Predicted 3D model of a 690-nucleotide part of an RNA (large-subunit ribosomal RNA, domain II) from Hydrocytium acuminatum. The full RNA is in RNAcentral, with records from ENA. A source record names the gene rnl. Its Rfam family is "Bacterial large subunit ribosomal RNA". Rfam links the family to the GO terms structural constituent of ribosome and ribosome.

Context: one part of a larger RNA
């Protein structure tokens, strides 16, 4: 582990509901009590509820309270049903669905282990140093001192036995709930032990480690209070059918708990109620967006109250200022806590739609029974965070949660769709149609050459297709080829030099077809090669720019091949356009079966056929069976074989029920009631077995 039995919403009183019954010209007993001994009857109005209510209350009464009132206004009457008991659902109270502490407090048991301590014994091989003190010798004025010897001290050394545990290794389901190996320590002491005895748990003991007190110590053990309590975990047992949520607000010694509201579910009552689509009218608004009129904040420009500096002056005061600056004017700009302005959209009412579409989905009840108050992800709008999170907090809508199917290669929250059953019928959605792989190697007209497609930015490029506006161009352009680029002049200044070409400022004149007081390279300067500029012959038709735009290319470095699901693909890439067709538990066809409602439809009840809508689901509400074990009633099987038990077959929407065989050997069944120790996989469940 795995197989079998056991294993968890009981029960008593009270209180509320619903159902079902008696009785209602109200309904019932209680305690006790006759008789009776099975349950039940009789007897017992003591009290209970209902009939009146309304006021704190005295009270008063179909009214009453308030009130100065005969107004008003609140609760009431006038319309009405009780009441006892049984069944079940729920509240309280008790262990109260089961199993689970860690504690707390009582009374006892322990010092056979341990740890101190008392009594009373025992135990420590051998070796090794060699204090005191004595002795004799030296020595000394006598000591001291010093030498040789005797001696045997000490928490002295070495090391067995004993007791210890400092290291490694082995072991680690062990040989063993601490050992065993090799090596260590101490070993005459604060030593080791034996035996017998004291100290007890709010305690002892303790060379102190919260160490030990019997494999248990930050408070032993056992037994009782006790079934402690557990807002916590876990677990909680046959079926089918209807519906069907939350994860949210306010409170909370609250925040993983409860309360009240939301929301579900069941009944009941009311209503042409409720929702939804398109339009249309009527609203309130201060949001996006804008704007600057206010509140603030900001750029420049002119004007400028004031101040700063600073001249002249004794001093009033008169000037200058590239400083600062109120405010005003003009200019460009910002704002969740600014608005002179102001959408869409939502929200609110009503209104139409040849009586528009849904059809009960609505709304009420201090009605009954819930569960839930951890939510998640996705799209927008917003706050935090860094305009980061599969992050965090609100707002709206989806879906997952509680939803299966079909696409998204796998993929709770993404795109279709919301599974009553069955069906080798059909039409479609999202996606898709070469090949894995169902369905077009489809059809017309571009684009891409990059495997872009099948992951990225700033940025960068004569990639390429489209469009637009421009210059030059048969008077000959663009590109190529020959040639010429001079002169004054080495201009001026600088400087050792400066001569187009360090540097500084000038950049003018002439010759021409053209040539710059020189764009670059070159010299110490010169020289020298190009350029701009021009001219010629040959050629021969287009050559430049400058915006927009589709689609590409480079920027592109991580760790197994690892950004098409794969094969492969120049379309089977990509954009426009058309048409078939594939494609789901969607829809439709055909058969079944359930719920619910409707009329047939009658006095009622129940079936059956009909019609229409409906039948996915956790927590949770309802509702109808199935089957255990026992008890009454009725009726039956059974040694010519009962239950049980093994197959096997058959039936029914499940539970489940029947029927034969066999095996067993002596009870058991069905109907209609009744009362439950009434249904297992799960609880580190419990006892057996394996």
């Nucleotide at each position: 582990g795995c197989c079998g039995g056991c294993g968890a919403c009981u029960u008593a009183u009270a209180g509320g509901g619903a159902g079902u019954g008696g009785c209602a010209u109200g309904g019932u007993u209680a305690a006790g009590g006759a008789a009776a001994a099975a349950c039940a009857u009789c007897c017992g109005a003591a009290g209970c509820c209902a009939a009146a209510g309304c006021g704190a209350a005295a009270g008063c009464g179909a009214g009453u309270c308030u009130g100065a009132a005969u107004a008003g206004g609140g609760c009431g009457a006038a319309a009405a049903c009780g009441u006892c008991a049984c069944u079940u659902c729920u509240u309280a109270u008790g262990g109260a669905c089961c199993c689970g502490a860690a504690c707390c407090c009582g009374g006892g048991u322990g010092a056979u282990c341990u740890a101190a301590c008392c009594a009373u014994g025992a135990c420590c091989a051998g070796g090794a140093u060699g204090a005191a003190a004595c002795u004799u010798u030296g020595g000394u004025a006598a000591a001291a001192c010093g030498g040789a010897g005797u001696g045997g001290a000490g928490g002295u050394c070495c090391g067995a036995a004993u007791g210890g545990u400092c290291u490694g290794a082995u072991g680690u389901u062990g040989a063993a709930a601490a050992a065993u190996c090799a090596g260590c320590c101490a070993a005459u002491g604060a030593g080791u032990u034996g035996u017998g005895g004291u100290u007890a748990g709010g305690g002892g003991u303790g060379a102190a480690a919260u160490a030990c007190c019997a494999g248990u110590c930050g408070a032993a053990c056992c037994c009782g209070g006790a079934g402690c309590u557990a807002g916590c975990u876990g677990g909680u047992u046959c079926u089918c059918c209807c519906c069907g949520a939350a994860a949210u607000g306010c409170g909370u010694u609250g925040a993983g708990g409860c309360g009240c509201a939301g929301c579900g579910g069941u009944g009941a009552c009311u209503a042409u109620g409720a929702a939804c689509u398109a339009c249309c009218a009527u609203g309130g608004g201060g949001u996006a967006a804008a704007g600057c009129a206010c509140u603030g904040u900001u750029u420049c420009u002119u004007c400028a109250c004031g101040g700063g500096c600073u001249g002249c002056g004794a001093a009033a005061g008169u000037g200058g200022u590239a400083c600062c600056a109120a405010g005003a004017a003009g200019u460009g700009g910002c704002a969740a806590a600014c608005u002179c302005u102001g959408a869409a959209u939502a929200c609110a009412u009503g209104g139409u739609a040849a009586g528009g579409u849904u059809u009960u989905c609505a709304g009420u009840c201090a009605a009954c029974c819930a569960g839930u108050g951890a939510g998640a992800c996705a799209u927008u709008c917003g706050g935090g965070g860094a305009u980061a999170a599969g992050c965090u907090c609100g707002a709206a809508u989806g879906u997952c949660a509680a939803a299966a199917g079909g696409g998204a290669a796998a993929c709770a929250g993404c795109c279709c769709a919301g599974a009553u059953c069955a069906u080798u019928g059909g039409c479609u959605a999202a996606g898709g149609c070469c090949c894995c792989u169902a369905a077009a190697u489809g059809a017309c007209g571009g684009c891409u050459a990059a495997g872009u497609g099948g992951a990225a930015a700033a940025g960068g490029a004569u990639g390429u297709g489209a469009g637009a506006c421009u210059g030059c161009u048969a008077a000959g352009a663009c590109a190529c080829g020959u040639a010429a680029a001079a002169g004054g002049u080495u201009a001026g200044c600088u400087u050792a030099g400066a001569a187009g070409c360090a540097g500084c400022g000038a950049c003018c004149c002439u010759u021409u077809a053209a040539a710059g007081a020189a764009a670059g390279c070159g010299u110490a300067a010169u020289a020298g090669c190009u350029c701009a500029u021009u001219a010629c012959u040959g050629u021969a038709a287009g050559c430049g720019g400058u915006c927009u735009u589709g689609c590409g290319c480079c920027g592109a470095a991580a760790a197994u091949a690892g950004c098409c699901g794969g094969g492969a693909c120049u379309a089977a890439g990509u954009c426009g356009u058309c048409u078939g067709c594939c494609g789901a538990a969607g829809c439709c066809g055909u058969g079944g079966g359930a719920u619910u409602g409707c009329a047939u439809a009658a006095a009622a009840u129940a079936a059956a056929a009909g019609c229409a809508a409906u039948c996915g689901g956790u927590a949770g509400g309802g509702g109808a069976g199935c089957g255990u074990u026992g008890u009454g009633c009725u009726u039956u099987g059974g040694g010519u074989g009962a239950a049980a038990c093994u197959u096997u077959u058959a039936a029914g929407g499940a539970a489940u029920u029947a029927a034969a065989a066999g095996c067993g050997g002596a009870c058991a069944a069905a109907g209609c009631a009744c009362a439950a120790g009434u249904g297992a996989g799960a609880a580190u469940g419990u006892c057996g077995g394996u």